[in-house]
Molecule: SAM riboswitch aptamer (S box leader)
Organism: Cellulomonas chitinilytica
């Protein structure tokens, strides 16, 4: 990078560095930004996709698969921490996770 599945109106910020644009893209709005945004790094936090834990069902009963539980955990892998993916419209657009060839 490719096709598939799920989610995207909840939640969660401080410090350091940098220095001009940024909120993915196009159009139109709205907003953030020299009182330093965006980005990068560190720490902290949020959440619960995977993982773990508990329960149910099926099977070839070792275990595997599927389903349920936040009225289970937050140890591990990701992710996220202005505004609903900022809003409307467009584009079989994008982001994140999972499993796969």
């Nucleotide at each position: 990078g490719c096709a598939c599945c799920a989610u995207c109106c909840a939640g969660a910020g401080c410090g350091g560095c940098c220095g001009a644009g940024a909120g993915a893209u196009c159009u139109g709005g709205c907003u953030c930004g020299a009182c330093g945004a965006c980005g990068c790094c560190g720490c902290a936090g949020c959440a619960a996709c995977c993982c773990g834990c508990g329960g149910g069902c099926a099977c070839c009963a070792c275990g595997u698969g599927c389903c349920c539980g936040g009225c289970c955990g937050a140890g591990g892998g990701u992710g996220c921490u202005a505004c609903c993916g900022c809003c409307a419209g467009g584009a079989c657009c994008g982001a994140u996770g999972g499993a796969g060839g």